This is a predicted complex of two RNAs, RNase P RNA and transfer RNA, with 427 nucleotides together.
[in-house]
Parts: sequence; C1' cells; structure tokens
RNA sequence: GGAGUCGGCCGGACAGUCGCGGCGGCGCUUGCGCCGUCGAGGAAAGUCCGGGCUCCGCAGGGCAGGGUGCCAGGUAACGCCUGGGCGGCGCGAGCCGACGGAAAGUGCCACAGAAAACAUACCGCCGAUGGCCUUCGGGCACAGGUAAGGGUGAAAUGGUGCGGUAAGAGCGCACCGCGCGGGUGGCAACACGCCGCGGCACGGCAAACCCCACCCGGAGCAAGGCCAAAUAGGGGUGCAUCGAUGUGGCCCGCAUCGCACCCGGGUAGGCUGCUUGAGGCGCGCGGUGACGCGCGUCCCAGAUGAAUGACUGUCCCCGACAGAACCCGGCUUACAGGCCGACUCCCUUU
RNA sequence: CGGAGUGUAGCUCAGCCUGGUAGAGCACUGCCUUCGGGAGGCAGGGGUCGAAGGUUCGAAUCCUUUCACUCCGACCA
Repeated sequence: GGAGUCGGCCGGACAGUCGCGGCGGCGCUUGCGCCGUCGAGGAAAGUCCGGGCUCCGCAGGGCAGGGUGCCAGGUAACGCCUGGGCGGCGCGAGCCGACGGAAAGUGCCACAGAAAACAUACCGCCGAUGGCCUUCGGGCACAGGUAAGGGUGAAAUGGUGCGGUAAGAGCGCACCGCGCGGGUGGCAACACGCCGCGGCACGGCAAACCCCACCCGGAGCAAGGCCAAAUAGGGGUGCAUCGAUGUGGCCCGCAUCGCACCCGGGUAGGCUGCUUGAGGCGCGCGGUGACGCGCGUCCCAGAUGAAUGACUGUCCCCGACAGAACCCGGCUUACAGGCCGACUCCCUUU
Repeated sequence: CGGAGUGUAGCUCAGCCUGGUAGAGCACUGCCUUCGGGAGGCAGGGGUCGAAGGUUCGAAUCCUUUCACUCCGACCA
C1' cells in the first nucleotide's frame, strides 16, 4: 500500500422566529394567555417467539393438540444469548448448521433399471464338477457357479492391496473405515495413535406418520374497573336437569341455574388502566463469557382525529430506511453515507 | 390497535392434508354448419402456482422469511 474478518457507534450541525402535544406555576374573561420544562427509533416496522399486566371461581387431573430438539450455563421467560462438542466452508482472522432416534413399528422412493430393500441377475465372466466329441492342444451345449467389469438411476449391499479361484467373492490376510463391550479424560455433548470381540449385523426420507425427552390452560388494553346518558328489559328459532352455562376440542372434578343465534330498540360521552421500569448512565467486584452483585446518580413521549413541523441564515460529504398508541426481552426484515477499535492474509521498503 | 383468512390461465374456482402428468367452467383462436351472424359440433393455444431461501433425487403441495389483498371485533338492554 492492497484485500478481508469481527465488534461497537453515529445517521445532518448551530442560531433565530412562528406553530403543535404533555406536565408544573401564575393570571383570570373557565378555556384561553404568559413563563418554565420535556417531547419518537435503531429498527417505533413485520406481528414471528417469550414474559409482565388484566379478566375468565381455582388455573386442578387425564386424553387430544401444538411447540422445542447435540451438551452445559445465563435469564422473569424464550424458538433468544454465551461457552463448549461434532460436521461443513475458508490459506487465515473467522463464518455457517431445524444437529435426538431409520437394528420400536408403519409408509414412500416417480421414470429408468435384473433388482429400490424378506432382495436379485440384463449384458458380461466362468463352465473346475456332471454330459458329449477329440487330431489329446482342446472344442460344444446345458445344468449350474459368480457379482470382478459394463449398463440404469439421486441412491445398488464397505474401500485399497496381496493371496486365493474355473471365474469370482471378507473366501483368507494386512491397513483404513464400521459396530459392540470395556478403559482413560471431561459435569456433559464427546474425544482417544488405549484394550478386546465381531468379517461387517441389511441404503435414503422423520421440514412423512411416529417413538423418546422437555415445555405449553384460554383470551387479549376494543383486556379490565368506575361514572353518566338513553329504551320496547319486545318478538322468533333451537337446546334444556341423563341438561345447559361458567371465553379451551373432549372427559373427570368444582361452581351456578338458564343459555346460544336471528330480527327489532337505545347510547356512541367522560375518568381510569397510562407509564418509575426485569429502566438508563458511571464506578467497583465475581465470572473465559452471556450475565450477576454492590454503591452513586438521573427521570427520559403518553396523544385519543391523535402532538415533533415550517421558514430564514451559516457550514459540510447536501442527509438513507422510516413515525410511539398497555409495557418490556428477543428474532427477522428495510437502511444513502460515515466514524472508532481488535485481528488475518498478500505485496513493497528498511 | 387486536384477531382470522386468501393469493393457481384474461375471470371464477379445484388440486395442497397424503410431494412425482397443473386441471375444470366461462372467455380466446381456427375449421365445419349458415346468404351472414348467433347458437351448436370438432380441434387448438394460453399459467414465473404472489416473491425469495431451505428440506427432498424431485415442491403449487412441507418449513422459514417476505409482499399484496379481504373479512371480523364498541357499549347498554
């Protein structure tokens, strides 16, 4: 100098004028004015997970259903995060992985192919043994043997070599791989250039049913509570004590005695829940880390037609994605441009 | 704001659960029939299965992410 990996942060700045929403204070004409102060994001988004909160009497049991899926830890909890294991990619820093079970069972594997999973033989090889012929070199046909080689397919029943054989084959042996049992290390997943046994004990799919382990009651702030206003507490259909309802698909248990739907009628106003919270920042300590503990300090949107905008001036690299609606922890997706730190590889110079 | 659902040919839909050929009706094109048209008969064309990624030998179908659209939800009695 170039190429790259990981982590963190910013994402127009300053000044002035006018305007908008909340809160506090003052004035009063009681809904306006003045003063002070605060006023969107890293994703406020998608609503994909998890929790708080609220109601359903308790949130109880079983079945069904759903979810998660290497191990250990963190956490209020999680499908998130951290560390480790295994597999894959990269020269490397590093990155990626729905990563339990296919010798519990069932099912599927189109077309092609002999055969797609209790196996089997299209071409090929052999035809030693048994039969026939023979010029004794051998030849012929069948029974049969074989799975080396070819061919089909996404996938074909361990691999390489030597021996062996008529030709072959774990048929035998060596090495590699595999399985089972033990040992050692590790909390564990797992690892081992440790020991023994087994010629090998039979493909793939579980984001097919399923099995195993663990987790899950339902609904959602239009939850729920309070006040006010208004009327026809009317009509129809269905089920009703062996029942119905109690916000779940069924059963049990418990409680209550009507309930569901349709037609018709009335009001569509206010208060609350509503923001101080698993909260932010700083320091110290423990831990490899996620994170935890202690101390100090700060208050940082709460609207309900719904507030953050407009203009002027100066400057620069001329400003991306995008707007809170009960709250929080994650994930995912969108994002012009820029800054900082750690690390890797290559080239050059000293 | 919350909840549920749907995207397949020009239009309306089936197929998806249980993965192997993408189909039906209407519409469109050509021919026959008719003096001509309509109706009818015969033949034919036309689809990135909303988009991207993954699982699988193979995806409209299974899984994840994403885009668009539709529907429902106030209270009293």
Rfam match: Bacterial RNase P class A. It is annotated as a ribozyme.